[in-house]
Annotation:
Predicted 3D model of a 72-nucleotide RNA (transfer RNA) from Argiope bruennichi. The coordinates come from a structure-prediction model, not an experiment, and the mean pLDDT is 80. Rfam family: tRNA. The family's RNA type in Rfam is transfer RNA.
RNA sequence: GCCCACAUAGUUCAAUGGAUAGAAUAGAAAACUUCUACUUUUCUGAUGGGGGUUCGACUCCCUCUGUGGGUG
Numbered sequence: 001g002c003c004c005a006c007a008u009a010g011u012u013c014a015a016u017g018g019a020u021a022g023a024a025u026a027g028a029a030a031a032c033u034u035c036u037a038c039u040u041u042u043c044u045g046a047u048g049g050g051g052g053u054u055c056g057a058c059u060c061c062c063u064c065u066g067u068g069g070g071u072g
Base pairs, nucleotide, nucleotide: 001071002070003069004068005067006066007065010025011024012023013022018055027043028042029041030040031039048064049063050062051061052060
């Protein structure tokens, strides 16, 4: 240089083009406990940037950025 894949919460992962983007874990609070731990309940927190298609986009298309892999 060329080709392919990926980018969603602090972290690990989900999500037939139709919705309030969901779970685990982490964090906070409460209950329990003499205290801590465990357990239970609640809360907080995310779609890499920019365009396009569509009535509707995490999802499809283009481009940029970043990461990984293959190849010379």
The sequence is in RNAcentral, with records from Rfam.